[in-house]
Molecule: transfer RNA
Organism: uncultured Methanobrevibacter sp.
RNA sequence: GCAGUUGUGGUAUAGUCUGGUUAUUACUUGGGCCUUCCAAGCCUACAACCCGGGUUCGAAUCCCGGCAACUGCACCA
Numbered sequence: 001g002c003a004g005u006u007g008u009g010g011u012a013u014a015g016u017c018u019g020g021u022u023a024u025u026a027c028u029u030g031g032g033c034c035u036u037c038c039a040a041g042c043c044u045a046c047a048a049c050c051c052g053g054g055u056u057c058g059a060a061u062c063c064c065g066g067c068a069a070c071u072g073c074a075c076c077a
Stems, first nucleotide, its partner, number of pairs: 001073007010027003020057001029045005050066005
């Protein structure tokens, strides 16, 4: 340099193929319940679609460009 894959809360992750109500779940964190206390358990709250643009009534999803990581290939005395 070329090609491919991936990018979603603090962490991990579903949803993307086939666009459609307020983006899923778990852990963590805050609050509450329970308990003599702690742990465990239960309830509840907070917080996210890598960036920009396009298509559309509507985009995490489709298209284009960019960025980052990984993989393969090529180049390189």